RNA sequence: GGGGCUAUGGCGCAACGGUAGCGCGUCUGACUCCAGAUCAGACGGUUGGGCGUUCGAAUCGCUCUGGCCUCA
Repeated sequence: GGGGCUAUGGCGCAACGGUAGCGCGUCUGACUCCAGAUCAGACGGUUGGGCGUUCGAAUCGCUCUGGCCUCA
């Protein structure tokens, strides 16, 4: 230098173009003498940045940035 994959809450991952969910975690409550376990509820995301396509984009296209793989 060429090609490919990837980026989504604090962490790990889902989500066929149609209100972004799940687990862990954190907080609160119930239970308990206390804690753990269990149960209930809540918190937490401008989906890496920009532009475009579309009635509508996490999803499609272009580009930038970071990471990984590969060819030379």
Model confidence (mean pLDDT): 82 of 100. Transfer RNA from Maritimibacter sp., 72 nucleotides, folded computationally. The sequence is in RNAcentral, with records from ENA and Rfam. Taxonomically the source falls in Maritimibacter (Bacteria, Pseudomonadati, Alphaproteobacteria, Roseobacteraceae). Rfam family: tRNA. Its family is annotated with triplet codon-amino acid adaptor activity in the Gene Ontology.